[in-house]
């Protein structure tokens, strides 16, 4: 070259066309405690970029970047 697979918070991760994007760890505010630790309760994502299609896009199509493979 060329195929194919992945990319969602600081880590890990569900989500696969529709009403605010699940959950755990961390991490920050508070309860609670003599002072922690443990518990409990809130809080943190315009989903690699950019474009397209659609009444509506993390989700579908396209080109780029980034990673992992396979072939030559």
């Nucleotide at each position: 070259g060329g195929c194919g697979c992945c990319g969602u918070a600081g880590c890990c991760a569900a989500g696969u066309g529709g009403c605010u994007a699940a959950g755990g760890c961390a991490g920050c505010g508070g309860a609670u405690u003599g002072c922690a630790a443990a518990u409990c309760c809130g809080c943190c994502a315009u989903c690699g970029u950019c474009g397209g299609u659609u009444c509506g896009a993390c989700u579908c199509c396209g080109a780029c970047c980034g990673g992992c493979g396979c072939c030559u």
Molecule: transfer RNA
Organism: Planctomycetaceae bacterium